Model confidence (mean pLDDT): 81 of 100. The RNA shown here (transfer RNA) has 74 nucleotides and comes from a Spirochaetia bacterium. Its Rfam family is "tRNA". Its family is annotated with triplet codon-amino acid adaptor activity in the Gene Ontology. It is annotated as a transfer RNA.

[in-house]
RNA sequence: CGGGCUGUAGCGCAGUUGGCUAGCGCGUUCGGUUCGGGACCGAAAAGUCGCCGGUUCAAAUCCGGCCAGCCCGA
Numbered sequence: 001c002g003g004g005c006u007g008u009a010g011c012g013c014a015g016u017u018g019g020c021u022a023g024c025g026c027g028u029u030c031g032g033u034u035c036g037g038g039a040c041c042g043a044a045a046a047g048u049c050g051c052c053g054g055u056u057c058a059a060a061u062c063c064g065g066c067c068a069g070c071c072c073g074a
Stems, first nucleotide, its partner, number of pairs: 001073007010026004019057001028044005050066005
C1' cells in the first nucleotide's frame, strides 16, 4: 500500500430478502421466598445499532467516505 471479516445494552451474541414497539442469555436494580445467603420466581432500568453523509415515504439492514480491531497478500 491492496484485499477480506468484524463493530448492536455493562459482557457475549441474534437480527442485515429495508417496514410497525431493536431482541436473547449472563450481569445490574427492586420485590417475593429464606433467620441470612445461594438457588428459584416476578418486575424494571440500560442502546444516537463505531462516526459522518447519501438513497428512500421509511435504514441496524442499501450506497459512499472515515475510524478501530483481527486476518491474508505485497